[in-house]
RNA sequence: GCAGGGGAUAGGCCGGGCUGCCGGGCGUAGCCUGUGACCGCAAACCGUCUUCAUGGCGGGGCCGAAGCCCGAGGAAGGCAGGGGAAAUCGGAAAGGCCCCUGGAUCCGACGUAGAAGCUCUGCCCCACAGGACCAUUUUCAUAGUGAACCAGGCCAGGCCAGGAAUGGAGCAGCCUUAAGCUGUGCGGGUGAUGCUUGCGGGAUACAAGAGUGGAGAAGGGUCCUGGGACAAACCUAUCCGGGGACUUUCUGUCGACCGUGGGUGCUCCCCUGC
Numbered sequence: 001g002c003a004g005g006g007g008a009u010a011g012g013c014c015g016g017g018c019u020g021c022c023g024g025g026c027g028u029a030g031c032c033u034g035u036g037a038c039c040g041c042a043a044a045c046c047g048u049c050u051u052c053a054u055g056g057c058g059g060g061g062c063c064g065a066a067g068c069c070c071g072a073g074g075a076a077g078g079c080a081g082g083g084g085a086a087a088u089c090g091g092a093a094a095g096g097c098c099c100c101u102g103g104a105u106c107c108g109a110c111g112u113a114g115a116a117g118c119u120c121u122g123c124c125c126c127a128c129a130g131g132a133c134c135a136u137u138u139u140c141a142u143a144g145u146g147a148a149c150c151a152g153g154c155c156a157g158g159c160c161a162g163g164a165a166u167g168g169a170g171c172a173g174c175c176u177u178a179a180g181c182u183g184u185g186c187g188g189g190u191g192a193u194g195c196u197u198g199c200g201g202g203a204u205a206c207a208a209g210a211g212u213g214g215a216g217a218a219g220g221g222u223c224c225u226g227g228g229a230c231a232a233a234c235c236u237a238u239c240c241g242g243g244g245a246c247u248u249u250c251u252g253u254c255g256a257c258c259g260u261g262g263g264u265g266c267u268c269c270c271c272u273g274c
Base pairs, nucleotide, nucleotide: 001274002273003272004271005270006269007268008267011063012062013061014060015033016032017031018030019029023050024049025048026047027046038059039058040057041056067264068263069262070261071260073258074257077254078253079252080251081250082249083247084246088242089241090240091239092238094236095235096234098228099227100226102224103223104222105221106220107219110216117212118211119210120209121208124202125201126200128198129197130196131195132193134191135190136189137188138187140185141184142183143182144181145180151176152175153174154173159168160167161166
């Protein structure tokens, strides 16, 4: 001096990165990545440090001259910018939606036990007229009732006159009747109507009925044509301007992690061998 073994110490490791924050580094926060990846405490008006900044305080474990640092490459992922881009917002113009109209085609309830079309009627409201019915009033007719005396007739009894025959007045009663009352009937007037007919007007134009007609047809779907309206909303696609989720896209940059190259460091003591 080298190699092996043992001991000790300096030292190293017990994750790293990006974003955010900060003049800046680190931590507490979020995210990514990786591992065999220690513990406790405090920390955003924050903790700690200052380009040798890659945390502070306290404790623990492992390795141990072990290691540490740097460059280039690959690379998950992030950041910045560009491109693309969904939702969505604003604007423009068009079409649709709305109204009228024409055509093509398909379906089609119903239809010779009679479709469309045409003509008339018509349900509702108002007025007038007629009828019906009701109420009230009334002429007439008819029936009944109907006068204490003051209507008529017959007038028992009784009364009066008379010698008598007889006569007279006459109540009740009976019959008749005037006015009046009641009922019924025809009619007239007035008024009313959950009725009806006619006529006129209004409203409606649907349902319905009658006639005519003689084979279609109410209605619906799709497509096309013309015109109108288009204040707003809605639907469809287009254009312009914002917007930016998202993006197997581009550029730059950082980059865990994986290879690789380089730099630096490798101390002290004891034993053995050469």